[in-house]
RNA sequence: ACAGCGUGCGUAGAAGAGACCCCGCAAAUAACGGGGCGCCGAAGGCGCAACACGCCCGGAAACGCUCAGGCAGAAGGACUGUGUACGCUGA
Numbered sequence: 001a002c003a004g005c006g007u008g009c010g011u012a013g014a015a016g017a018g019a020c021c022c023c024g025c026a027a028a029u030a031a032c033g034g035g036g037c038g039c040c041g042a043a044g045g046c047g048c049a050a051c052a053c054g055c056c057c058g059g060a061a062a063c064g065c066u067c068a069g070g071c072a073g074a075a076g077g078a079c080u081g082u083g084u085a086c087g088c089u090g091a
Base pairs, nucleotide, nucleotide: 002090003089004088005087006086007085008084009083010082011081012080013079018037020036021035022034023033024032038071039070040069044067045065046064047063051058
C1' cells in the first nucleotide's frame, strides 16, 4: 500500500401519524405561548429474553413504553450506500 472494525464530518436515499379544536400575539397563515382530544416511532431516553453468576451486578434490537420528539411542506430522522479524516486490529 491493502483489508476489516469504531468514531467524526461531507454527500445521496430514507417510513409513520390531525394542514385537528379553543384562547392569546399580528390584517391572515405558519411559528411562538397556554389549554383540549386523537395518533406515530426510526433523534434521544427507559424496559426486558436467552445467556452468565453462589448472590448482587450484568445482558440486545428495527421488540416493548411513549418521558422527550413528531403528525401538510420545510426542518429533523434510526438505518443504508458512498467519499474522507483520525484511531484500533490484521498483515

Background: Glycine riboswitch aptamer from a Pseudomonadota bacterium, 91 nucleotides, folded computationally. The coordinates come from a structure-prediction model, not an experiment, and the mean pLDDT is 83. Of the family's consensus pairs, 90% are formed in the model. NCBI's taxonomy places the organism under Bacteria, Pseudomonadati, Pseudomonadota. It was read from a public genome assembly, where an Rfam model found it. Its Rfam family is "Glycine riboswitch aptamer". From the family's description: This family represents the bacterial glycine riboswitch. Its family is annotated with glycine biosynthetic process in the Gene Ontology.